[in-house]
RNA sequence: GUUUCAUGAAGAGUGGCUGAGGGACGAGCCCUGCGACGCCACGACAACCGGACGAUGUCUGUACCGGUGUCACCUCUCUCCCGGGUAAUAUUCUGGGGAACAUGAGAU
Numbered sequence: 001g002u003u004u005c006a007u008g009a010a011g012a013g014u015g016g017c018u019g020a021g022g023g024a025c026g027a028g029c030c031c032u033g034c035g036a037c038g039c040c041a042c043g044a045c046a047a048c049c050g051g052a053c054g055a056u057g058u059c060u061g062u063a064c065c066g067g068u069g070u071c072a073c074c075u076c077u078c079u080c081c082c083g084g085g086u087a088a089u090a091u092u093c094u095g096g097g098g099a100a101c102a103u104g105a106g107a108u
Base pairs, nucleotide, nucleotide: 001108002107003106004105005104006103007102008101013042014041015040016039017038021031022030023029026078027077028076043071044070045069047068048067049066050065051064052062053061075100080097081096082095083094084093085092
């Protein structure tokens, strides 16, 4: 890099360095010199995997340790398809399913 499976309504800060963009793309709408984004230190959250302990035959828990991850807005919203409401279409609201993206684990 590719691919399979699972999850994505919740949750989580201080200080320092830097200095203009950032929120995946596009369109919106937000954040940002009262310093965003990124990096560092400590901290926190808690999704997956492993360990330790416990429980138990197939399930389940944790004060803990480790490997990743995360710490504005539902994955910020929408894009494609199928319904329902609204005012006949458009508009707009809402339910479901996809696609895409992100993270973890396995395979290659």